Annotation
FMN riboswitch aptamer (RFN element) from a mouse gut metagenome, 131 nucleotides, folded computationally.

RNA sequence: UGUCUUCAGGGCAGGGUGAAAAUCCCGAUCGGCGGUAAAGUCCGCGACCCGCAGUGAUGCGGCUGACCCGGUGAAACUCCGGGACCGACAGUGACGUACCUUUCGGUGCGAAGUCUGGAUGGAAGAAGAUG
Numbered sequence: 001u002g003u004c005u006u007c008a009g010g011g012c013a014g015g016g017u018g019a020a021a022a023u024c025c026c027g028a029u030c031g032g033c034g035g036u037a038a039a040g041u042c043c044g045c046g047a048c049c050c051g052c053a054g055u056g057a058u059g060c061g062g063c064u065g066a067c068c069c070g071g072u073g074a075a076a077c078u079c080c081g082g083g084a085c086c087g088a089c090a091g092u093g094a095c096g097u098a099c100c101u102u103u104c105g106g107u108g109c110g111a112a113g114u115c116u117g118g119a120u121g122g123a124a125g126a127a128g129a130u131g
Stems, first nucleotide, its partner, number of pairs: 001131007014026003028114002030087002032045004040085002049062005067083005089117003095110006
C1' cells in the first nucleotide's frame, strides 16, 4: 500500500397497586468505537433519523442526550471517594389531559434506556492471514 477471513451492544432482581403492568410507584440494572492518565456525560466517529445526488452499491451534508465537587499525581470532567445526570424511532398500557356521553363508557393527544420491532441487519473499529 492492496486482497481475504473472522469478530464487533448491554440491561428491571425483588416488591406495591391492580382484572391486567418489565411502561405507573418503590427499588434494581445497562453503557458501541477511536483518542487521552483508564470516559455512557471531554474531543471525534459509527448506527438510527432527515435532505440532496445516483439504476444501484454508495457519496455529501444536516441532526444526534447527559457532570460536578474533593483527593492523589508531572499529567485524570477518564483513576479513588462523594453526590448527580442521560439514553433515538415505531408499537403496546392501567396514568394524565381535552372533548363527547344519562351511566357504563368512547375518541384524540402525551406517557418504556431494559418488552416487541426494523436488526440472524448494518457499522465505527479490532484481530489474523497473505501479496